[in-house]
Context: one part of a larger RNA
C1' cells in the first nucleotide's frame, strides 16, 4: 500500500430484502446440457460470467464425426527417366451405389502439359485461446481513476482524492498544504411525447365545383358511395428546419449555501435506449476471417469431391420454454379496432389481390407491385354481443397412435411442414427450493422480422388490453467508502 480476513460506523442495489404480482420447480411436449448407447452419435462453453449460447430452427449441402469410393487444385528448383515415347484420355465387358477407364481384360488415343526421387511449398472446422492479434464477456452500472507543480516522509508512499451537508454520481456547496488539470459521471447521440407557427406534398389527406355512374330514402331535387376536374388548403398524414423545460414561478425546510419537499402553470416537472474511464481475468473465441507463431498432417491425406449414415439414437439427472389443469371457461355465430417491418435481375420466380375448382390443406387463370402508389383501411388476436354446454378427467386438456390428402425440395423412410377423419394419455394449481419485476411496467394477446427451398414452442422488435403492491430498509445476499489493529501477501 491493500486482491484477503476480524471489529466498528456510514451509504447503495428488485441479477438484495420488505409489500406484492406473474411464475418456474410437479404433468405432457419442445429444446439445450450431462450421462448411457453407438461404426459415429463431431465439437466449444460448466457458479454468477456454460446449458433456445456458438446468431447452432442440422433431411442433402452445411460437416468438422462414422463407413466406403474418386481427384490433385503436390507452385518452384535440382537429379534421374524419357521422342526408339514422359505421360493423358477412353467405348464395350467384368467390377461398382454409380454413365468413377477406380481397378481388370482389350486395344486405340495423346505428345513433354507430365512421371520417379529429393529439397521446398500448399491445404487443413487438425492441436495449442496456457504462444498471440482482434473482438466479445465479466469484475462493474457502480463512482471510480491518473499525472504536473507544491507540501510531508530516508524511502516504499502520501496529500490533492476531505470532518460535515447534498446528489443518481469524487454531483455540488464548503472545509482546506494544497493549487490548477486529464479520463470517467454529467453534457452528448438516437427514439417517443407538444407545436391550428415555418417549409411543402397527383406516392398523404381535406375542401369545393361541375360532369358521369351505382344505390336507397324522401318525391323531381337532396342524402350516401365511386370516378373525373382544379393558379384551392395543410387540421389530420408524412418529414425537414426550428421552438419548447431551465427545477423557471409560488410556499415551506436548509448555514437561508449546495439542495430537498409541496402546489400551480403546463404536451412533458425522475420517459426509453445507446455510448461509456483506469486496472485486471491465464474468462470465451485458432470452428468468423486469405489475422497468426509453433507443432502435426500432406497422396492409402487431417486437402478436396461424391454416395450413405450420424449430429434427432434413450433405463436416467439438470436448465430455458410452450400447452394446460377449465365456467373470469370451451365451442358455434356476429360485431369491431393496431403498430413495427418485409416483398421478384448477377443467375432468380418474392409479396399477393381478384375470379373459378376443392370440405380443408391446396390448385388453375388473369392481374398489381423493385413499393407512402400494389398486397393493404395489413377489417390481427385477446376484448365485446348472442347461443349451446353445466361441473364430470366433461363439450377441459391435447400427448400418443392408425388411415388418407396436398405442398416444399434432386430426395421427406428415423415421420419437413400443413390439412381431414379416428384415437384420445398425464394433468384436480404443483414439496424443499428458486427466478423476474415498480408504470403504459408485470401479466395476458396477437403481428412482423432474423434463420428460411420447406420448417418456431426460439430470438429480436412491434403494437392492443392493462393490474395488485413499495416509493422504504440494511434483516438475508452482495457492492462501495471511512476508522481501527494484533493477522496476512
Nucleotide at each position: 500500500u491493500g486482491a484477503c480476513g476480524g471489529a466498528a460506523g456510514g451509504g447503495c442495489a428488485c441479477u438484495a430484502c420488505c409489500a406484492g404480482g406473474a411464475g418456474u420447480g410437479g404433468a405432457g411436449c419442445c429444446u439445450g446440457c450431462g450421462g448411457c448407447u453407438c461404426a459415429a452419435u463431431u465439437u466449444g462453453a460448466c457458479u454468477c460470467a456454460a446449458c433456445a449460447c456458438g446468431g447452432g430452427g442440422c433431411a442433402c449441402c452445411u460437416c468438422a464425426c462414422c463407413c466406403g469410393g474418386c481427384c490433385c487444385g503436390g507452385a518452384c528448383a535440382c537429379c534421374g527417366g524419357a521422342a526408339g515415347g514422359a505421360u493423358u484420355g477412353a467405348c464395350a465387358g467384368a467390377u461398382u451405389a454409380a454413365g468413377a477407364g477406380c481397378u481388370c481384360u482389350u486395344u486405340c488415343u495423346u505428345g513433354a502439359u507430365u512421371c520417379g526421387g529429393u529439397g521446398g511449398g500448399u491445404u487443413g472446422u487438425g492441436g495449442u485461446g496456457c504462444a498471440u492479434g482482434g473482438c466479445c464477456g465479466u469484475u462493474u452500472u457502480u463512482a471510480g481513476u491518473u499525472g504536473g507543480u507544491g507540501g510531508a516522509g530516508c524511502g516504499a508512499u502520501u496529500u490533492g482524492u476531505c470532518u460535515g451537508g447534498u446528489u443518481c454520481a469524487u454531483u455540488c456547496c464548503g472545509u482546506u498544504a494544497a493549487c490548477g488539470a486529464g479520463c470517467g459521471a454529467g453534457a452528448c447521440u438516437c427514439c417517443a411525447g407538444c407545436c391550428u407557427g415555418c417549409u411543402a406534398a397527383a406516392u398523404a389527406g381535406g375542401c369545393g365545383c361541375c360532369c358521369c355512374g351505382a344505390u336507397c330514402c324522401c318525391c323531381c331535387g337532396g342524402g350516401u358511395c365511386g370516378g373525373g376536374c382544379g393558379g384551392u388548403c395543410u387540421u389530420c398524414u408524412u418529414a425537414g428546419a426550428g421552438g419548447g423545460a431551465c427545477g423557471g414561478g409560488c410556499g415551506g425546510c436548509g448555514u437561508c449555501c449546495a439542495g430537498c419537499c409541496g402546489c400551480a402553470c403546463g404536451a412533458g416537472a425522475c420517459g426509453g435506449a445507446g455510448c461509456a474511464a483506469a486496472a485486471a481475468c491465464a474468462g470465451g473465441u485458432c470452428u468468423g476471417u486469405g489475422a497468426u507463431g509453433c507443432c502435426c498432417u500432406u497422396a492409402g491425406a487431417u486437402g478436396u469431391c461424391c454416395g450413405g449414415g450420424g449430429c434427432c439414437g434413450c433405463a436416467c439427472g439438470c436448465g430455458c420454454g410452450c400447452u394446460a389443469c377449465a365456467c373470469u371457461g370451451a365451442a358455434g355465430g356476429g360485431a369491431c379496432c393496431a403498430g413495427c417491418g418485409u416483398g421478384u435481375g448477377c443467375u432468380c420466380u418474392c409479396c399477393c389481390c381478384g375470379u373459378c375448382c376443392g370440405g380443408c390443406a391446396g390448385g388453375a387463370c388473369c392481374g398489381g407491385g423493385u413499393a407512402a402508389c400494389c398486397c393493404g383501411c395489413u377489417g390481427a388476436a385477446a376484448c365485446c354481443c348472442c347461443u349451446u354446454c353445466g361441473u364430470g378427467a366433461u363439450g377441459g386438456g391435447g400427448a400418443c397412435a392408425g388411415g388418407g390428402g396436398c405442398u416444399u425440395g434432386c430426395a421427406a423412410u428415423u415421420g419437413u411442414u400443413c390439412c381431414c377423419c379416428u384415437c384420445g394419455a398425464a394433468c384436480g394449481a404443483g414439496g424443499a427450493a428458486u427466478u423476474c419485476c415498480c408504470a403504459g411496467u408485470a401479466a395476458g394477446c396477437g403481428c412482423g422480422a432474423g434463420u428460411c427451398a420447406c420448417c418456431a414452442g426460439c430470438u429480436c422488435g412491434c403494437g392492443c388490453u392493462g393490474a395488485u403492491u413499495a416509493u422504504g430498509u440494511c434483516c438475508c445476499u452482495g457492492c462501495c467508502c471511512u476508522u481501527u489493529g494484533u493477522g496476512c501477501a

Source information
This is a predicted structure of a 489-nucleotide part of an RNA (small-subunit ribosomal RNA, 3' major domain) from Thaiderces fengniao. Its Rfam family is "Eukaryotic small subunit ribosomal RNA". Clan: SSU clan. A reference for the family is Yusupov et al. (2001), "Crystal structure of the ribosome at 5.5 A resolution", Science. Rfam links the family to the GO terms structural constituent of ribosome and ribosome. The full RNA is in RNAcentral, with records from ENA and SILVA. The prediction has a mean pLDDT of 82.